A computed fold for a 1402-nucleotide RNA from an uncultured bacterium, annotated as small-subunit ribosomal RNA. Rfam family: Bacterial small subunit ribosomal RNA.

RNA sequence: AGAGUUUGAUCCUGGCUCAGGAUGAACGCUAGCGACAGGCUUAACACAUGCAAGUCGAGGGGCAGCGGGGUAGUAAGCUUGCUUACUACUGCCGGCGACCGGCGCACGGGUGAGUAACACGUAUGCAACCUGGCCGUCACAGAGGGAUAACCGGGAGAAAUCCCGCCUAAUACCGCAUAAUACCGGGGAAGGACAUCCUUUUCCGGUUAAAGGAGCGAUCCGGUGACGGAUGGGCAUGCGCCGCAUUAGUUAGUUGGCGGUGUAACGGACCACCAAGACGACGAUGCGUAGGGGUUCUGAGAGGAAGGUCCCCCACACUGGUACUGAGACACGGACCAGACUCCUACGGGAGGCAGCAGUGAGGAAUAUUGGUCAAUGGGCGAGAGCCUGAACCAGCCAAGUCGCGUGAGGGAAGACGGUCCUAUGGAUUGUAAACCUCUUUUGCCGGGGAGCAAAAAGCGGUACGCGUACCGCAUCGAGAGUACCCGGAGAAAAAGCAUCGGCUAACUCCGUGCCAGCAGCCGCGGUAAUACGGAGGAUGCGAGCGUUAUCCGGAUUUAUUGGGUUUAAAGGGUGCGCAGGCGGCGAGUUAAGUCAGCGGUAAAAUUUCGGGGCUCAACCCCGACAAGCCGUUGAAACUGGCUUGCUAGAGUGGGCGAGAAGUAUGCGGAAUGCGUGGUGUAGCGGUGAAAUGCAUAGAUAUCACGCAGAACUCUGAUUGCGAAGGCAGCUUACCAAACUACGACUGACGUUGAGGCACGAAAGCGUGGGGAGCAAACAGGAUUAGAUACCCUGGUAGUCCACGCAGUAAACGAUGAUAACUGGUUGUCGGCGAUAUAAUGUCGGUGACUAAGCGAAAGCGAUAAGUUAUCCACCUGGGGAGUACGUUCGCAAGAAUGAAACUCAAAGGAAUUGACGGGGGCCCGCACAAGCGGAGGAACAUGUGGUUUAAUUCGAUGAUACGCGAGGAACCUUACCCGGGCUUGAAAGUUACUGACGAUUCUGGAAACAGGAUUUCCCUUCGGGGCAGGAAACUAGGUGCUGCAUGGUUGUCGUCAGCUCGUGCCGUGAGGUGUCGGGUUAAGUCCCAUAACGAGCGCAACCCCUACCGUUAGUUGCCAUCAGGUAAAGCUGGGCACUCUGGCGGGACUGCCGGUGUAAGCCGAGAGGAAGGUGGGGAUGACGUCAAAUCAGCACGGCCCUUACGUCCGGGGCUACACACGUGUUACAAUGGCAGGUACAGAGGGCAGCUACCCAGCAAUGGGAUGCGAAUCUCGAAAGCCUGUCUCAGUUCGGAUUGGAGGCUGAAACCCGCCUCCAUGAAGUUGGAUUCGCUAGUAAUCGCGCAUCAGCCAUGGCGCGGUGAAUACGUUCCCGGGCCUUGCACACACCGCCCGUCAAG
Repeated sequence: AGAGUUUGAUCCUGGCUCAGGAUGAACGCUAGCGACAGGCUUAACACAUGCAAGUCGAGGGGCAGCGGGGUAGUAAGCUUGCUUACUACUGCCGGCGACCGGCGCACGGGUGAGUAACACGUAUGCAACCUGGCCGUCACAGAGGGAUAACCGGGAGAAAUCCCGCCUAAUACCGCAUAAUACCGGGGAAGGACAUCCUUUUCCGGUUAAAGGAGCGAUCCGGUGACGGAUGGGCAUGCGCCGCAUUAGUUAGUUGGCGGUGUAACGGACCACCAAGACGACGAUGCGUAGGGGUUCUGAGAGGAAGGUCCCCCACACUGGUACUGAGACACGGACCAGACUCCUACGGGAGGCAGCAGUGAGGAAUAUUGGUCAAUGGGCGAGAGCCUGAACCAGCCAAGUCGCGUGAGGGAAGACGGUCCUAUGGAUUGUAAACCUCUUUUGCCGGGGAGCAAAAAGCGGUACGCGUACCGCAUCGAGAGUACCCGGAGAAAAAGCAUCGGCUAACUCCGUGCCAGCAGCCGCGGUAAUACGGAGGAUGCGAGCGUUAUCCGGAUUUAUUGGGUUUAAAGGGUGCGCAGGCGGCGAGUUAAGUCAGCGGUAAAAUUUCGGGGCUCAACCCCGACAAGCCGUUGAAACUGGCUUGCUAGAGUGGGCGAGAAGUAUGCGGAAUGCGUGGUGUAGCGGUGAAAUGCAUAGAUAUCACGCAGAACUCUGAUUGCGAAGGCAGCUUACCAAACUACGACUGACGUUGAGGCACGAAAGCGUGGGGAGCAAACAGGAUUAGAUACCCUGGUAGUCCACGCAGUAAACGAUGAUAACUGGUUGUCGGCGAUAUAAUGUCGGUGACUAAGCGAAAGCGAUAAGUUAUCCACCUGGGGAGUACGUUCGCAAGAAUGAAACUCAAAGGAAUUGACGGGGGCCCGCACAAGCGGAGGAACAUGUGGUUUAAUUCGAUGAUACGCGAGGAACCUUACCCGGGCUUGAAAGUUACUGACGAUUCUGGAAACAGGAUUUCCCUUCGGGGCAGGAAACUAGGUGCUGCAUGGUUGUCGUCAGCUCGUGCCGUGAGGUGUCGGGUUAAGUCCCAUAACGAGCGCAACCCCUACCGUUAGUUGCCAUCAGGUAAAGCUGGGCACUCUGGCGGGACUGCCGGUGUAAGCCGAGAGGAAGGUGGGGAUGACGUCAAAUCAGCACGGCCCUUACGUCCGGGGCUACACACGUGUUACAAUGGCAGGUACAGAGGGCAGCUACCCAGCAAUGGGAUGCGAAUCUCGAAAGCCUGUCUCAGUUCGGAUUGGAGGCUGAAACCCGCCUCCAUGAAGUUGGAUUCGCUAGUAAUCGCGCAUCAGCCAUGGCGCGGUGAAUACGUUCCCGGGCCUUGCACACACCGCCCGUCAAG
C1' cells in the first nucleotide's frame, strides 16, 4: 500500500466482497510448563445453607454459664487438723450471656433497573449554606431531682412476641445556678462592594452548658460552650452531552411580582394575592433508546465505535410510598404502610428479601470454590491487650487473553524399507528425515537445602528530659508454604497440533464421484479426464495452539471539515419577488467581541507516549517528564466584527433617442370553412394502397348571387425579435411594464443570495354561465388483419373559444440554479452610439457558428464555459421494491406535496471501441433477379432417405453444406446385423523351450465349421542351425464396442468472395484507430492520385498443366505430295518424312501500336496488325478464420469398457421388407415423331483367367471353331445426321410398366435376391397446382461412345469422350448471397439475439 467482481474488450461512475487489528467472547479439533491479568454480556429471575458489623466491664445495674477465693456441711485418707473429692452458700476476684448506656452501623462491598437530567464532564460562584470524629486557641464543669430496662413475681399465645405488678443504677433523662467573641432585639462609628448588601468595632437588654471513669499517686482518658483550620457534603450558573420533524407548537404553579411557610441554605420548593407572561425552527413539546466520565479499540490523522476489568461521580437495594433516629440516611444485611411472591402455622396469626462472599435452580452459545487467613494493607470499637472484618491478602477451577520457555543438538546417503507420483528396465518425492554414532538436560520426575514478604505500633524492662515523647534492650506474631529459589541424581528420556493449497492468497498431483454427493467470503466449482466435492501422498501458513462464528473500526475519499459531486452515470427547485439567515465596495478614526502572543489557575490517580529502573528476559510493576480544553490576567491591532465620519467605480433616480409577436382591454378587417335562401345544371360525389361505410333523382358534387355563424390570422417569416419562466404573430386605439443606448445632473453601498412564505405557471382536467364554424378523445360504422378494442376512411359528443373560479403538473430541457470578477482568436446577425468616402476601423448590449489554452470518463464545453475564482440556495449517496404503503397537509374531484420499510439482486448505469444485425442509407458484384432455352413438381419405373415393420431389416451422413451420399459393384463372401452350431493364447503376427511333420487321398458324423479314424509322409544346411507345421506354458492378443464435445490427419461450406494481418511511427487515459480511409479505376486491398503514415506478409495476379497458331527437332505401329510396283479395292509394297499427326524444345499477346479521353491508373474506338485482344478458353491452386460442421466404421491415437466374449470360425437369414412421405434420376406422353430399309463421319479409352477379326449354328441372347494383339500395328466400336418408304392425331404402328411362357450367360449356388434374349401381354401417362432447378457459347439442349469397380450384375448412377448445335441479357427497382463506406443499437451464444405481458404447471 491494495485486490476480486458489471464488458467481446475499454475508460468511468457505483455498489458488493476480501486481505489487517481488536474482544469479558462462544463453538470444533488439539493440548507440556510458568508468570501476569481476567471470568453471568442472558432473567434488576427466584433463592436452600453458612458467613459478610460490631465493639467498649477503664459508663452502669448485675451474675445465667466458666475459672479462682472465702464460709459451711458430708465422705475418705490419716500425720487429728491438714489434704483430696462432693454438695450448699457467697459478686469477694478474673471475667461475662442477656440488659441500660456510648461510638460505629450513611464506610467498606454489589449492581446498572431507572435517568436525555445541572445526572455526568469541565470551569466558576455561594455577600444564600452545613460538617460527627481529627487539629489549634480561649473558657468552664456548682448544687440537685424524678424515673426506667435487666432481674424477680404473675399472665396471654402453637409460635413470633406481648401485657401487668414490684425493686434498682449510670457518661441514660430533667429542672436550678454561672456564662459570651454564640443566638435574638435596639442604637452609633469606620471600611468595602456583587443587583439584594457585606466586613470590622462599640453600647444596652434578653436567652442557652456540662459527666464522670481508671490509677496508691503523679497523671491519663473523657464532658460543656465559643472561635478558627482541615475534611466531607449541599445549592446555583456558563459550555459540552443519542435518534426521530411521517413529533410543530408547548405551558395554569405555568412565567414574573409582593408577603409568608419551610429548609442547614437559595428558590413557585410550597401557600395567599396581583400581573399575563414563559419556552420554541439556534428544534420547544412528544416518542424511542441509554447510567456519565477518566479511558478502551481502530485509524496517518480528522474521525468512527465502545464504556467489561481498575479509578471518580450518580442511581438503585423484591416493587411502590413514607418518615424516624442521627453530624450525616429518607438508610443493601434499620423501621412503618401497601403490593406481588415464597415459607411456618395448632388457621387465630406470624416470618422473609444474596444487584455482599461462596453456593443452588432457571434462562442461555456461555462465565469459577458452599476453600484458607486476618501474616500484611485498610476499616470499626477499645486507654490497651484485643475483638470483628467473604474489605483485603492468598490458594482452587477455566488455553478465556498477553508474555516467556520447552518438546532436543551435532554428525549421518545404501539418498535404505515402506508410501505417493511419473514420460515407468528407470526416475522424482517423503528425505538428513529415520536407523546408527556422539553430545546436552531447560521444563517435568526423584532426593536434599530453603527464603524475602516482618516493620512499625503496642507489651515488658530501662535511660533521657521540656513528663509524654524519643531512644535502647528483651520476648511474641506467616494464611500463602516446605511455595519461589538453590544444589544433587537418572534419562532423549514424559511433551504437536490445527487450518489451508482455482483466483484474490503462501502452497499440486493421483484416485473416487459424475449438476449426484457436496463446496462456497466474493467471483464461482460439480453434467466421465474436477489442482474448487470426498480420500490419499506431498506442500504452505501459524504453532500449545489453530480454525469457524458473532460484533466494532479500518480498507470506504462509500456522508468527503481534512476530503466528493449534480449536461449525458444518482443529483439544479418550472419561474420570479422576497422576510429571517449567510456573504458583502473604497478611505479615515476609534473599540477590542473574534484573532494572535506572554503569564497564572485548573486539567485526580491509573492509562497512552517518551526517558530511566525492578522481577533471570518479556508481559507485568515502579520512578520521572509531556497535554488539548476551560477559566483568569496583561498586551498587540493587520484582518473579520461593532461604532463614528467621508467617497463614487457596485446599485438606483432623472430627463433624451431608437427597437420589439412583452402584457391587459376596446373597436375593426378580408380570405377560407360550414350552414341558410334563390338561380344554373345532371348523375354521380366523396374517399383510398385498393375499397367500402357516407352523401345524392325528395336534385347532391360543381357553379353563381345574397345572407348568417364561430374560430384562426395566408404572404412578410428567419440561424429574427420580446418576455423571469410558462409563453407571445391580422389591423387600430387606450392603459401599463421591462430592457438597451448616449448623457453624467442626483442619492451614496441603498448590494447579492434566499430556508419557510407569496405570486406566476403549457396542455389536459374540474365547477358555474355563455358560445359552438372547423377540428376532434369517447362512441358508431366501413376497411385492413389470424385477430385489429389500432394505424386508413365516413360520421361524431365532451373538449377546443369567452367570462369568472379551482387545479399546480410536463422530456416545465440548454436534461446545464442565481450573482460578480478574470482569461486567446476567427466569422455571421439584431438594437443603439460614434465615424463616414455606402468608409475602413471602433464601442455597448443581445443572439448564432468554429476553434486556443484549460477542463472533462469520454462525447464534448470553450467570454452565452462544463475554464480559473468568490458567495448563497437547492439536490445526490448501488439496482429493484417505489415516487409505492402508512401518516400528515392541500384539493369539489381527478389528484398533488411530503415520503419509508420488509424482502430481494451482484450488479444496475454513463461514454466510447470492435463486431454482428436492421422490413437504415450510399456504392458495387454474382445465372441473384430480369430476358431467354430446357427441366423438376403430375405418370410408370430405377435409386437413396424418412417412417413403419422385423429375429435382424448393421452403422454413419440430416437446411443451404444429408437423401444415385460413405458404396468406383450387398446372391455366398463382402457384413459390421439376426438365428443356430463350434473354439478360448484364441482367426493373424512376434519371442522362448519341445516335437516332426504340415499336407494330400479316403471313410464316418454333421448344414458347415469342426470332431473322430485309416493310408501316405518332411525340405535346406556351412551340421551351429534355419524354413514349415503341431501342441504346451508365459508375455504379448483381439474388439466396425463408447466418446468426432479429448484428438491427429482428411474433407464440406461461406468462397476463387477480396479480403486477413504484421513491424516501426503517429493519434487516443484505454479498448482501439491510422495504414486498409477519400477521389478515380479494376475481375481483384488491381493500379493511380491524394494522404501521419512508411513499408512488409498471407491472399489476388503471375509462375504449372491441357487447349487454340507458328517454328524447330525426331519419324514407327502414324502419314502418302512426289517416284516405282501392285490389288476387285485398300499406304498393300519399295521408298520418302513434304503434309497430317505424334513426342520434345521454343516463339507468340504486353493495352506493345494508332486515334480519342483522362493529372495518372485506366477506359473507349466491332481500330490496325494478328491464329488468338484486353484474364483468349478450361484446369490445378482455396488467405485469417466461421459452423464444438463431418468422419474413432478408411487410417492413426488419449481415456473408458468386454476377455469361455462386446473376441473368433461356420451354415442359414437379413441389409432387397412396404399402407405411406420426400429427394435425385430414367423412360414417356409423340409427327422437329415412331417404325422399316439404305448410307456417312468421331474422340477418348480398355484388352491375356482379356479384347477378339473371320467362319458356322441360333430369330436372338449366345454357343462352337479359328486368327491377330500385352497393342499409334490386332481388337472392342458410334448415334443423332442424310436418302427412301410407311403411319396421320388415335391412348395410336405413341408409351413401354406389369405379368405369362421359352431360353442364354456368370457363378459351389440365381427361391428369398442377378443380368441378357425371344414370343406373348400392353398399365399409368395426352406436357403436369402452388412452387422450384440448371444454363451466357462450342455453353444450354440433343446424340451416341468409353472407363473404373467387377465372376456376374440390379449402371437409368459416377467419371470421361467426341458429334450436331441455339436463344437472350433493356437493365439493377425487387428476391437471394456477398464486398466496401456510413448510421442506429438495451444484441456479443451476436436478430434463430434480447426482451415485455398474460395464462398454466411446479
The RNAcentral record of the sequence draws on ENA and SILVA.